[in-house]
Overview
This is a predicted structure of a 76-nucleotide RNA (transfer RNA) from a soil metagenome.
């Protein structure tokens, strides 16, 4: 310099052919126990990296950025 992939909840990850986003564990409260711990029940939390475009309508398709991460090429 050239390619691929990856960014959705604190962490790990889904998320279908475009129709206003969920799982696990973690928090937080309750239940049980002498307490803990596990095992149960309920809940709280995200405008989906960013801008801009298509569309009624966009995590999703388009384009540019950004950040990792592999791979090739250059250089030394």
């Nucleotide at each position: 310099g050239g390619g691929u992939c990856a960014u959705u909840a604190g962490c790990u990850c889904a998320g279908c052919u475009g129709g206003u986003a969920g799982a696990g564990c973690a928090g937080u409260g309750g239940a049980u126990u002498c307490u803990u711990a596990a095992u149960c029940c309920a809940u709280u939390g995200g405008c989906c990296c960013u801008c801009g475009g298509u569309u009624c309508g966009a995590a999703u398709c388009c384009g540019a950025g950004a950040u990792g991460a592999c791979c090739c090429a250059c250089c030394a």

Record summary: The sequence is in RNAcentral, with records from MGnify. Its mean pLDDT, the model's own confidence on a scale to 100, is 80.